The part of an RNA shown here (large-subunit ribosomal RNA, domain III) has 434 nucleotides and comes from Parastagonospora nodorum.
The RNAcentral record of the full RNA draws on ENA.
Rfam family: Eukaryotic large subunit ribosomal RNA. The literature on the family includes a 2001 paper in Science by Yusupov et al., "Crystal structure of the ribosome at 5.5 A resolution". Its family is annotated with ribosome and structural constituent of ribosome in the Gene Ontology. Rfam 15.1 lists 107,465 matches to the family in 2,616 species.
The coordinates come from a structure-prediction model, not an experiment, and the mean pLDDT is 82.

[in-house]
Context: one part of a larger RNA
């Protein structure tokens, strides 16, 4: 020193019509650029709390402006047995008992302080005897963990609503099947199979249940590709051309097996066999067989759905018809799953709830009728809380619409060793006063 000093990081906008009283900024078409799948897409987690969505408003607030707005003001909006929470236990935390302290408190977590609606026996009917038991609670919306898909719908909600198909658990129970007069079923040499196919309390064992890496071997989605069959775009030339569609769930049946077991049989002149060198007389090769799976195939689910085109009627709200929705290849491709071997560690990679299975056999069960509820069908019910948005260069946290700072999951094509870097594609965005 005053309309000065400044509003200078993220490549970029133009134009034209619409509404307005007003347009560099709103909103629509065009055009033109970014992000470039480790994202400026799409979805959670914490955290926030109504910012969602509709109609209005233009006084404040969005460091320029605004007819926008995460501002304002009225209204709306979160629909669950299957998704979490809820249970269960982790590192650890906290009650009790029973010790300390002068003391608001502090040790302490099983340290035996824990004694009952229990089962059998025996009978004076509440006593003995025997068995068993007794010990808290909290702590994961990414560990464990029952069971739900798929179209359709709202301005906003949806794996909650509708509509179609399903499962799961808990309770009551019928029907039919099963099994019993030979006692709790039957086949197969075996592995083992079948629709079933009694079991209290005990005892043992599976699952629950796991490190990390490398190479193979299988699968699904992605990609890439070829032929039809539609609709687009190109068209001066030229292209049998470019692009884009051609989908199919959970759930039940069916089948379809690396490894592993049985059987048969007996092996040196060893032999098999792997990307990776392991395996046999404690049983190889070879030959027959059993088990266990999926997100694979194939049938239902189901074409009636979606989707793509097209016709006719119409004011709008829509409605109603018609055709397609099909067939192959290919791979050291990628992300992600399953499997069979290997490697490493003075590191050795939780626990519990719950669930299932095996031995033993309390006790009950039969023919004029019982026995099961691990078969199949059939009923019922299944609370409470959360579900709106944002997950950030405007919603979260740093005094703010701060280039800071915050956990996650998905991830297309070309070049290339590559998830680099640079281009594009689907989506987004064109937001930072000029």
């Nucleotide at each position: 020193u005053a309309g000065u000093a400044g509003c200078a990081a993220a490549u970029a906008c133009u134009c034209a019509a619409a509404u307005g009283a007003g347009a560099a900024c709103u909103u629509u078409a065009a055009g033109g650029a970014c992000u470039g799948a480790a994202g400026u897409a799409g979805g959670g987690a914490a955290a926030g709390g109504u910012u969602c969505u509709g109609u209005g408003u233009g006084a404040a607030c969005a460091g320029c402006a605004g007819u926008u707005a995460g501002a304002c003001a009225c209204a709306g909006g979160u629909u669950a047995g299957u998704c979490g929470a809820u249970c269960c236990u982790a590192a650890g935390a906290g009650a009790u008992a029973g010790g300390g302290u002068a003391g608001u408190u502090c040790c302490g977590u099983u340290u035996u302080a824990a004694u009952g609606u229990u089962g059998g026996c025996g009978c004076u009917u509440g006593c003995g005897c025997u068995a068993c038991g007794c010990c808290c609670u909290c702590g994961a919306a990414a560990g464990g963990g029952a069971a739900g898909c798929u179209g359709g719908u709202u301005a906003a909600c949806a794996u909650u609503c509708c509509g179609g198909c399903a499962c799961c658990u808990g309770g009551a129970u019928g029907u039919a099947g099963a099994u019993u007069c030979u006692c709790c079923g039957c086949g197969g040499c075996a592995a083992c199979g079948c629709a079933a196919c009694u079991a209290a309390g005990a005892g043992c064992g599976g699952a629950g249940a796991c490190c990390u890496u490398a190479g193979c071997g299988g699968g699904a989605g992605c990609c890439c590709u070829a032929a039809g069959a539609a609709g687009a775009g190109u068209u001066c030339u030229c292209u049998u051309u470019u692009c884009u569609u051609c989908u199919u769930a959970a759930c039940g049946g069916u089948c379809u097996g690396u490894c592993a077991c049985c059987c048969u049989g007996a092996a040196a002149u060893c032999g098999g066999u792997u990307u990776g060198u392991c395996c046999g007389g404690a049983g190889c090769u070879a030959g027959g067989g059993u088990u266990c799976a999926a997100u694979a195939g194939c049938c239902g689910g189901a074409a009636g759905a979606g989707c793509g085109c097209u016709g006719c009627a119409c004011u709008u709200u829509u409605g109603u018809g018609g055709c397609g929705u099909u067939u192959g290849g290919u791979g050291c491709g990628c992300u992600c799953c399953c499997g069979a071997c290997g490697a490493g560690c003075c590191u050795u990679g939780a626990a519990a709830a719950u669930c299932c299975g095996c031995u033993u056999g309390a006790a009950g069960a039969a023919a004029u009728a019982g026995u099961u509820u691990u078969u199949a069908c059939g009923c019922c019910a299944g609370g409470u809380c959360g579900u709106a948005c944002u997950c950030a260069u405007a919603a979260c946290u740093g005094c703010a619409g701060c280039a800071g700072g915050u956990c996650u999951c998905c991830a297309a094509g070309g070049u290339g060793a590559a998830a680099a870097g640079c281009c594009u594609c689907u989506a987004g965005u064109u937001g930072a006063u000029a």